[in-house]
RNA sequence: UCCUGGCUCAGGAUGAACGCUGGCGGCGUGCCUAACACAUGCAAGUCGAGCGAGAAGGUUAGAAUUGAUUCUUCGGAAGAUAUUCUAACUGGAGAGCGGCGGACGGGUGAGUAACGCGUGGGUAACCUACCUUAUACAAUGGGAUAACGCAUAGAAAUGUGUGCUAAUACCAUAUAAGACUACAUGAUCGCAUGGUCGAGUAGUAAAAACUCCGGUGGUAUAAGAUGGACCCGCGUUUGAUUAGCUAGUAGGUAGUGUAAUGGACUACCUAGGCGACGAUCAAUAGCCGGCCUGAGAGGGUGAACGGCCACAUUGGAACUGAGACACGGUCCAAACUCCUACGGGAGGCAGCAGUGGGGAAUAUUGCACAAUGGGGGAAACCCUGAUGCAGCAACGCCGCGUGAAGGAAGAAGGUUUUCGGAUCGUAAACUUCUAUCAGCAAGGAAGAUAAUGACGGUACUUGACUAAGAAGCCCCGGCUAACUACGUGCCAGCAGCCGCGGUAAUACGUAGGGGGCAAGCGUUAUCCGGAAUUACUGGGUGUAAAGGGUGCGUAGACGGCACUGACAGUCAGAUGUGAAAGCCCGAGGCUCAACCUCGGGAUUGCAUUUGAAACUACAGAGCUAGAGUACAGGAGAGGAAAGUGGAAUUCCUAGUGUAGCGGUGGAAUGCGUAGAUAUUAGGAGGAACACCAGUGGCGAAGGCGACUUUCUGGACUGUAACUGACGUUGAGGCACGAAAGCAUGGGGAGCAAACAGGAUUAGAUACCCUGGUAGUCCAUGCCGUAAACGAUGAAUACUAGGUGUUGGCCCGUAAAGGGUCGGUGCCGAAGCUAACGCAUUAAGUAUUCCACCUGGGGAGUACGAUCGCAAGAUUGAAACUCAAAGGAAUUGACGGGGGCCCGCACAAGCGGUGGAGCAUGUGGUUUAAUUCGAAGCAACGCGAAGAACCUUACCAGGUCUUGACAUCUAGAUGACAGAUACUUAACCGUAUCCUUCUUCGGACAUCUAAGACAGGUGGUGCAUGGUUGUCGUCAGCUCGUGUCGUGAGAUGUUGGGUUAAGUCCCGCAACGAGCGCAACCCUUAUCUUUAGUAGCCAGCACGUCAUGGUGGGGACUCUAGAGAGACUGCCGGGGAUAACUCGGAGGAAGGUGGGGAUGACGUCAAAUCAUCAUGCCCCUUAUGAUCUGGGCUACACACGUGCUACAAUGGCGGAUACAAAGGGAAGCGAAAGGGUGACCUGAAGCGAACCUCAAAAAGUCCGUCCCAGUUCGGAUUGUAGUCUGCAACUCGACUACAUGAAGUUGGAAUCGCUAGUAAUCGCGAAUCAGAAUGUCGCGGCGAAUACGUUCCCGGGCCUUGUACACACCGCCCGUCACACCACGGAAGUUGGAAGCGCCCGAAGCCAGUGACCCAACCUAUGGAGGGAGCUGUCGAAGGUGAAGCCGAUGACUGGGGUGAAGUCGUAACAAGGUA
Repeated sequence: UCCUGGCUCAGGAUGAACGCUGGCGGCGUGCCUAACACAUGCAAGUCGAGCGAGAAGGUUAGAAUUGAUUCUUCGGAAGAUAUUCUAACUGGAGAGCGGCGGACGGGUGAGUAACGCGUGGGUAACCUACCUUAUACAAUGGGAUAACGCAUAGAAAUGUGUGCUAAUACCAUAUAAGACUACAUGAUCGCAUGGUCGAGUAGUAAAAACUCCGGUGGUAUAAGAUGGACCCGCGUUUGAUUAGCUAGUAGGUAGUGUAAUGGACUACCUAGGCGACGAUCAAUAGCCGGCCUGAGAGGGUGAACGGCCACAUUGGAACUGAGACACGGUCCAAACUCCUACGGGAGGCAGCAGUGGGGAAUAUUGCACAAUGGGGGAAACCCUGAUGCAGCAACGCCGCGUGAAGGAAGAAGGUUUUCGGAUCGUAAACUUCUAUCAGCAAGGAAGAUAAUGACGGUACUUGACUAAGAAGCCCCGGCUAACUACGUGCCAGCAGCCGCGGUAAUACGUAGGGGGCAAGCGUUAUCCGGAAUUACUGGGUGUAAAGGGUGCGUAGACGGCACUGACAGUCAGAUGUGAAAGCCCGAGGCUCAACCUCGGGAUUGCAUUUGAAACUACAGAGCUAGAGUACAGGAGAGGAAAGUGGAAUUCCUAGUGUAGCGGUGGAAUGCGUAGAUAUUAGGAGGAACACCAGUGGCGAAGGCGACUUUCUGGACUGUAACUGACGUUGAGGCACGAAAGCAUGGGGAGCAAACAGGAUUAGAUACCCUGGUAGUCCAUGCCGUAAACGAUGAAUACUAGGUGUUGGCCCGUAAAGGGUCGGUGCCGAAGCUAACGCAUUAAGUAUUCCACCUGGGGAGUACGAUCGCAAGAUUGAAACUCAAAGGAAUUGACGGGGGCCCGCACAAGCGGUGGAGCAUGUGGUUUAAUUCGAAGCAACGCGAAGAACCUUACCAGGUCUUGACAUCUAGAUGACAGAUACUUAACCGUAUCCUUCUUCGGACAUCUAAGACAGGUGGUGCAUGGUUGUCGUCAGCUCGUGUCGUGAGAUGUUGGGUUAAGUCCCGCAACGAGCGCAACCCUUAUCUUUAGUAGCCAGCACGUCAUGGUGGGGACUCUAGAGAGACUGCCGGGGAUAACUCGGAGGAAGGUGGGGAUGACGUCAAAUCAUCAUGCCCCUUAUGAUCUGGGCUACACACGUGCUACAAUGGCGGAUACAAAGGGAAGCGAAAGGGUGACCUGAAGCGAACCUCAAAAAGUCCGUCCCAGUUCGGAUUGUAGUCUGCAACUCGACUACAUGAAGUUGGAAUCGCUAGUAAUCGCGAAUCAGAAUGUCGCGGCGAAUACGUUCCCGGGCCUUGUACACACCGCCCGUCACACCACGGAAGUUGGAAGCGCCCGAAGCCAGUGACCCAACCUAUGGAGGGAGCUGUCGAAGGUGAAGCCGAUGACUGGGGUGAAGUCGUAACAAGGUA
């Protein structure tokens, strides 16, 4: 990079919840959890036109009492009103009998994997109150009983006894058109049982009244409608780590029972029935219309609305009834709650509200029957938590608003800034306008067809009024729309995935700005999608996960050619159904929309029916191309058994023979003088079969190899006689199945796990060596696995070739050659593939069948089961954990891989270092400080080309604070500097003297004051610039276009030669180009030319003791300008006729002549913030500035780099010769003089080709020393000096005299150098007051060696392997130790569900009995009939037993996973160092 493959996200949805926020309205929705427990109220009653009785009340009349008021003769009279009683008429509470309804409506989803549900059928096997239609009826009698009265038990609930009474309550009889039953029968129909219609005989069963006189109700039959019941086809979750289940079980006969069929039930008989097309068991679950999602196919789901089912505290049971085994009925049992007088009783919100509880979480103890609907009633009407409405909740969907237009001084303010500005932003203010919603006021519906309106003074309309009362939430690293500042500093935190945060965070927090959505916005949870990531549509299996080890073969699946039939699949038409709602389309109604209404479509399905007949299946009868048989051949390590053979190893015996043998990288253990090894002869025994031998043969695979015989399997070729699709594949099943291993018995030569010893090693339970037992061999029986591999299932057909080989056959001519069938290899076309590759032996194109896969780890593990003697095998999970794991290819890097090549890389040499003393740097230590940096090469005589003060950055102490230095403001002064004196450790300070310029504006300087600021050798070289080192002066590094490849990339740049070189040549899908190489530049070596002073002096003169000293000269040297010269140019050999190379000539120089400068793309987060610059951070009376003194110079020690030596190629003394390149004015300093000397005095000359430093040294000559710690060596020390400097104590250099240490050539190791080089000798310069053994230069003298590239190091190119890419200083494995997590085992302990056996046996149905009880009828002391009681079968709960299943828990134990820096090793990746 491509692929495979998982993880994650963007979309939609929700009965949601949580966080922040919240203006209005409409329409919907609202306990998903505890089918947990429930206080209180309501949710099913109604009918007086079925019946009896009948309270309160009312009216009228009478009586009694009262006595307002009126009249009054005051004696009294009349008398409203009120109360009581009586009678009549009303009235109808509450309860009862009776009828209808409480089986509907409403709730819930526990159970149920089922004819429960869905869909389509069947009932010739059925029922149906109320309703509708039709027909026919309703006659005559009778006896009771609630209520009620009385008595009585009880706390209550509830009764008991007795006495009355009514009915549309109950009973008997009559009647029977029609109905039903039985018998026999005619017609007709049906898939069977059988049905329908008709006629005959016998038998059976009805009824109720009320009334307003209209009617309503009743009985029977038939039909309809409605509702139900039962049966059947198909469909309906998961698990095989649930494979066998079943006795009423399967069927029959006869019965029982039911509305009805049926083992539904009973008796008897038979022994069946279900199951791999998944029975049984376990787990989960109400089903559907629909809803969500999706392009669809599908997947998920089953709230609300609608259909069906099931349930009503748990379990059982029946009664009544048209209908129930009954939510607001009954009985029993159990648990719970309540009442109680302790004797006994009462209750069931999964109806509407509501309460507690549970929970992340889900509403009012509302109004009304006005509407719709339901029950009762003739009706009025009553009832109705159904329903209609309202309340609460942004829970959802839909709609509206929170203002509109103008408005630039771009206000203030905020944020940011490069300080200019930018941005919030027309945004605001301000001006003008409007009023949707909300608020106020007025009017005011429809819903109602006459009356009746909970909603509700609601919807709606109008008016006045104020921009007022109404915006938040999330996000801004990528995916993904949207960026800046500050704070923080792997902290705090974020995170859906990748990941962010360790001092410049667009990722955390805040702010400004921006993006998105908006009365909401986010988060969480769940579902679908994306995911072709379970692939029907629509995937795969050589190497990524995945082909069974192989064959035979059962079921199954699929199947050659042609004909006929029939029509199951298939196709077409029609019909029925596919409820409504929903969905889609079109209309319509609420102002729109959501919402609602209407019409149509769709509902892909099922069933019936009519047709078609190609294909598939089926039936029949054929064919021969598939398959098989027969006959004839040849090939073969095919298999089994028996026999035979030679070579070799070992052992034994004997001979010869003597000191070793053997073994290894090297050794040792071992064997051997008791004679080994070696060698000769003979013998024993076991195992394996050299050559032939071959990508040859055979076999299904495993596998098979000496020879002979016997038995035997298969394939192939040829012929085309026979069969006639007999075929292919193959779940289960059966058989075979390397090695190792197991069992029994043999055998045992060699080899060889284990084991022992010897080595190696840090260790070495290994690799190596010496031994050596199982085993290897045979027979028999197990095991059943392998990288059992072609990592490639079997079969068939088709699709270019070329070239080998093997077994047959044909043509040909003997060889050759050609053809054909079967096998076995290689190379290649199309095609395929992620690529690698495959390619008629497919991994191509197709078909059929089987097996297998679905991220990595956990794990092929645990548990269970099966097999096995065991080892173990087969089948085969989960929790948990990670965001990857993996394949192929690419580019690098790396390899104790390979090839080629180069380099003082090795080798060959020369000289060193490492040993000594000293110098210098570093580490360490020390110190108040020993300033800082540099750290393998590429730090360490490095920064530092020079620390006594200064430098200086460090330490101690003193001092200053706008500052030692810069700019700005204001004021003052005329200074500052200098000199003198005082003071101080010194700076500082004090005093005196001296003291400006001017164009008069001021300038300059100093001081004072305030702040802006200065200052920092403080931090970060891992924020940077610049500079530098290094690989490496190595030959490399790239680009454009083209081409190849899906792509990363490749090609070019590789190859053959050649070179110092990617230098050049040739070839080549490449052609060109750039940065590097080379050249151009400087210097040096030769020559020419020009010029000739301060340089030179050959010739000509002059002169000197002497000297280019002088005149002159340009010849020479030299100086410094310009040129020439070298280019493989010439010749010869080699080579491809090239590049080039070898040799030669000429030449001062020859193949780059020597040297220098010059350093590609890049690497090392290489070095430097202390050269400088610089971001950010830090200090600001100090981390700044200044002064004195100290320190950087310390010293047990370790290392690097050097100097001097150890001597005779030398030391010393004397004499004497020859350079180059440089420096010089605060300088070099001559001559001369002094001093032993350092040096001093002195002053000529010289800003230098002029003068000077300056003496070159090694060398040469002469002399001496004679191998010694010395006449070597000079450290150290003492004394005395010299010089520089303000100052040599810490801490300078030099001189003289004296002293005279170590050291006698240096272990392991290691460095430099290839020619004017190494080695050796001196000279100069920079820095510098002084202070080199360092550094940088200069010349003198001047070698040795290089066979060569095996090895060490570094590098270049090609190639190979790779699990590396931070690139081998890589990656990475396992034990142990620690922490945490989930899981397995476990003596056991404990709980749950289901089934089975036994015991007990409630209520209740059924059966039996019924001596007790009883009104209706009778032929009447009795009978018929009924009942209580009792008994029995069944029967819930309960008890008990055994076995199994599923959980929870358990000392201890086992492995597993995870966890920045633990321990031990180094197993794997390169030949990973033993592939």
Small-subunit ribosomal RNA from a metagenome, 1475 nucleotides, folded computationally. Its mean pLDDT, the model's own confidence on a scale to 100, is 83. It matches the Rfam family "Bacterial small subunit ribosomal RNA". Its family is annotated with ribosome and structural constituent of ribosome in the Gene Ontology. The RNAcentral record of the sequence draws on SILVA.